[in-house]
Context: one part of a larger RNA
RNA sequence: UGACGGGGGCCCGCACAAGCGGAGGAGCAUGUGGUUUAAUUCGAUGAUACGCGAGGAACCUUACCCGGGCUUGAAAGUUAGUGACCGGCCUUGAAAGAGGCCUUCCCGCAAGGGCACGAAACUAGGUGCUGCAUGGCUGUCGUCAGCUCGUGCCGUGAGGUGUUGGGUUAAGUCCCGUAACGAGCGCAACCCCUAUCAUUAGUUGCCAUCAGGUCAUGCUGGGGACUCUAAUGAGACUGCCCGCGCAAGCGGUGAGGAAGGUGGGGAUGACGUCAAGUCAGCACGGCCCUUACGUCCGGGGCUACACACGUGCUACAAUGGGCUGUACAGAAGGAUGCUACUAGGUGACUAGAUGCAAAUCUCAAAAGCAGCUCUCAGUUCGGAUCGAAGUCUGCAACUCGACUUCGUGAAGCUGGAUUCGCUAGUAAUCGCGUAUCAGCAAUGACGCGGUGAUACGUUCCCGGGCCUUGCACU
Numbered sequence: 001u002g003a004c005g006g007g008g009g010c011c012c013g014c015a016c017a018a019g020c021g022g023a024g025g026a027g028c029a030u031g032u033g034g035u036u037u038a039a040u041u042c043g044a045u046g047a048u049a050c051g052c053g054a055g056g057a058a059c060c061u062u063a064c065c066c067g068g069g070c071u072u073g074a075a076a077g078u079u080a081g082u083g084a085c086c087g088g089c090c091u092u093g094a095a096a097g098a099g100g101c102c103u104u105c106c107c108g109c110a111a112g113g114g115c116a117c118g119a120a121a122c123u124a125g126g127u128g129c130u131g132c133a134u135g136g137c138u139g140u141c142g143u144c145a146g147c148u149c150g151u152g153c154c155g156u157g158a159g160g161u162g163u164u165g166g167g168u169u170a171a172g173u174c175c176c177g178u179a180a181c182g183a184g185c186g187c188a189a190c191c192c193c194u195a196u197c198a199u200u201a202g203u204u205g206c207c208a209u210c211a212g213g214u215c216a217u218g219c220u221g222g223g224g225a226c227u228c229u230a231a232u233g234a235g236a237c238u239g240c241c242c243g244c245g246c247a248a249g250c251g252g253u254g255a256g257g258a259a260g261g262u263g264g265g266g267a268u269g270a271c272g273u274c275a276a277g278u279c280a281g282c283a284c285g286g287c288c289c290u291u292a293c294g295u296c297c298g299g300g301g302c303u304a305c306a307c308a309c310g311u312g313c314u315a316c317a318a319u320g321g322g323c324u325g326u327a328c329a330g331a332a333g334g335a336u337g338c339u340a341c342u343a344g345g346u347g348a349c350u351a352g353a354u355g356c357a358a359a360u361c362u363c364a365a366a367a368g369c370a371g372c373u374c375u376c377a378g379u380u381c382g383g384a385u386c387g388a389a390g391u392c393u394g395c396a397a398c399u400c401g402a403c404u405u406c407g408u409g410a411a412g413c414u415g416g417a418u419u420c421g422c423u424a425g426u427a428a429u430c431g432c433g434u435a436u437c438a439g440c441a442a443u444g445a446c447g448c449g450g451u452g453a454u455a456c457g458u459u460c461c462c463g464g465g466c467c468u469u470g471c472a473c474u
Base pairs, nucleotide, nucleotide: 002473004470005469007468008467009466010465011464012463013462015458016457019422020421021420022419023418026314027313028312029311030310031309032308033307034305035304042053043052064300065299066298067297068296069295070294077122078121079120081117082116083115087102088101089100090099091098092097105114106113107112125289126288128287129286130285134283135282136278137277138276139274141272146185147184148183149182150181151180152161153160154159165176166175167174191266192265193264194263196234197233198232199231200230201229202228206223207222210221211220212219237260240254241252242251243250244249316415320374321373322372323371324370325369326368333362334361337356338355341352342351343350344349381412386407387406388405389404390403391402392401428451429450430449431448432447433446434445
């Protein structure tokens, strides 16, 4: 000087408390450990691994295992050689591959060029090792308020001061004081979305007024008022008032205002810490393999299962289950695509058919509301498991896909110790969309809207910031 303390003071945070909803018990999904296996590829492991890399493991992916092949090689470049390549067919084979037959070059006068093949040579190739040799990127402390520098001053020096003190703030935010005076990286603001208004612009969007038309519908003429769309602006600054205060600032059922004291949300992550993570995204030093640790193919495996843990989904029911009728979104996607509508099928779906490269067409809501029924039961709750018959994708659903229908109808009656999330359009609850993608193991991830709660406070637990004190540590 730091770090640490079951030292002290001040302050903050869903940290506790007050609540709401969960996890821990059940079934299933998924990841991990373990075990098994020819292989169950590899990595991630307190917080900061475990629905993580993986935003799609039937083949492929694929890196693993077994078997069959190749060795200048699966791909790219250079040099000389040949003239084809493509296409069709046959034999063998599980395929890759091997052998054979038919057909057969293009541009250019030429030189030469293009394309392809096989041989040789120089280059290859490696998801092999080291993240403790590295770059880049990332997690975490933490969106915490800190981390430093120049000059000066103090100290023999390490170093201190500034950055401490008194107030204040979300903030090293600002004010006052001050051997310090200034400055930088952070904070804040500048950026985006959202809440209000204005202007501009009205098509594919809208429809108040006028007219036409229909069983009905902005359907049509028309209109720019309104909604909306999307560009530019305005608006909020403690600006005004009252009280307190030297000031900064704080308080107010204050005014005005759509919004009030950072309006709400996002992007943005200082110096550094954990030799944190990643050599398997990529790059790269070193080491290692080179008829194999490279590469092609078929099949299998990554989907195993006594068990243990994490994260989820569905429930255990009446604030509910079932049936009938009926209403209202936002954001995103669509041509090998989304499909209205019609017909067939109980249904998954199929066959036609129409519109749309889309503010035009389409995918397309549920909880809600109204009525009927069930009456507390392992049930008209719950849906696992299993049997049968099907649909779709795909070369192919045995290992190992999703979905439909009929039958079957398990555990489960609210969960021990313990533990997690959350303060407002939040929690809870309800559905919808997208990426990946032929299909899908999605209950995941990331978004979108609908309905819409509870909270006295800072003694204690945890983490953090500042000051101070002790110290056998640095």